[in-house]
RNA sequence: GGUCUUUUAGCUCAGCUGGUUAGAGCGCACCGUUCACAUCGGUGAGGUCGUGGGUUCGAAUCCCACAGAGACCA
Numbered sequence: 001g002g003u004c005u006u007u008u009a010g011c012u013c014a015g016c017u018g019g020u021u022a023g024a025g026c027g028c029a030c031c032g033u034u035c036a037c038a039u040c041g042g043u044g045a046g047g048u049c050g051u052g053g054g055u056u057c058g059a060a061u062c063c064c065a066c067a068g069a070g071a072c073c074a
Stems, first nucleotide, its partner, number of pairs: 001073007010026004019057001028044005050066005
C1' cells in the first nucleotide's frame, strides 16, 4: 500500500427481508426475603446504535467518506 471482517448500555453480545417503543446476560441502585451477609425474587436507572454525509414516507439495518480494532496478501 491492497482486500476482508468488525464498531449497539459500564462489560460481553443479540437485533431476521428497512417499518410502530432499541433488547438480553453480567454489573450498578433500590425494595422484598434474612438476626445479618450471601443466594433468590421484583422494580429502576443507564444508549446521539464510532463520526460526518447520502438514499427513502421511514435507517442500528442500504450507499459513500473518514476514524478505531482485527485478520490476510504484498

Predicted 3D model of a 74-nucleotide RNA (transfer RNA) from a Candidatus Falkowiibacteriota bacterium. Lineage of the source: Bacteria > Bacteria candidate phyla > Candidatus Falkowiibacteriota. RNAcentral holds the sequence, with entries from ENA. Its mean pLDDT, the model's own confidence on a scale to 100, is 81.